[in-house]
About this RNA:
Model confidence (mean pLDDT): 83 of 100. This is a predicted structure of a 72-nucleotide RNA (transfer RNA) from Strongylocentrotus purpuratus.
RNA sequence: GGCGCUGUGGCUUAGCGGCAAAGCGCCUGUCUUGUAAACAGGAGAUCCCCGGUUCAAAUCCGGGCAGUGCCU
Numbered sequence: 001g002g003c004g005c006u007g008u009g010g011c012u013u014a015g016c017g018g019c020a021a022a023g024c025g026c027c028u029g030u031c032u033u034g035u036a037a038a039c040a041g042g043a044g045a046u047c048c049c050c051g052g053u054u055c056a057a058a059u060c061c062g063g064g065c066a067g068u069g070c071c072u
Stems, first nucleotide, its partner, number of pairs: 001071007010024004018055001026042005048064005
C1' cells in the first nucleotide's frame, strides 16, 4: 500500500429500517447475629465520528478514526 471483519450501558453480547434486549456487574429493600446466596425493585447506552438516502437509520450508502485478520 491492497482486500476483508469488528465498533451498541462498567464488561460480554443480541438487535439486520419504526419500541435499544439479555446475562454478569452496580444500587436499594426483604431475609440473616453478620456476609454471601435467594427473592423483590431500581439506575445506567448522544448505538465510534462526519455527511447522505428515507416520512423514519444502531440497522442502508459514502468518507474518516480505532482495533483485528489476510495479501504484497
Rfam family: tRNA. Its family is annotated with triplet codon-amino acid adaptor activity in the Gene Ontology. Rfam's curators write: Transfer RNA (tRNA) molecules are approximately 80 nucleotides in length. It is annotated as a transfer RNA.
A source record names the gene tRNA-Thr-TGT-2-1.
The RNAcentral record of the sequence draws on GtRNAdb.